This is a predicted structure of a 75-nucleotide RNA (transfer RNA) from a Nitrospinales bacterium.

């Protein structure tokens, strides 16, 4: 330098054009003599950044950033 992959809640992930979700964790409650376990409820996101296409973008296009892998170049 080139190619490919990944980037979404605190963590692990789903969502391939039409209101952003699941599990765990957290907070609160129920249960219990207490803790744990179990059950229930609630909060938490401008989807890595910016631009474009579209009536509408996490999703399609372009550029950039970070990480992972591969190839190449120089010595």
């Nucleotide at each position: 330098u080139c190619c490919g992959g990944u980037g979404u809640a605190g963590c692990g992930c789903a969502g391939u054009g039409g209101u952003a979700g699941c599990g765990c964790a957290a907070a609160c409650g129920a249960c219990u003599g207490u803790u744990a376990a179990u059950c229930g409820u609630u909060g938490g996101g401008u989807c890595g950044c910016a631009a474009g296409u579209u009536c509408g973008a996490a999703u399609c296009u372009u550029g950039c950033c970070a990480c992972c892998g591969g190839a190449g170049c120089c010595a």
It matches the Rfam family "tRNA". It is annotated as a transfer RNA. The prediction has a mean pLDDT of 82. RNAcentral holds the sequence, with entries from ENA.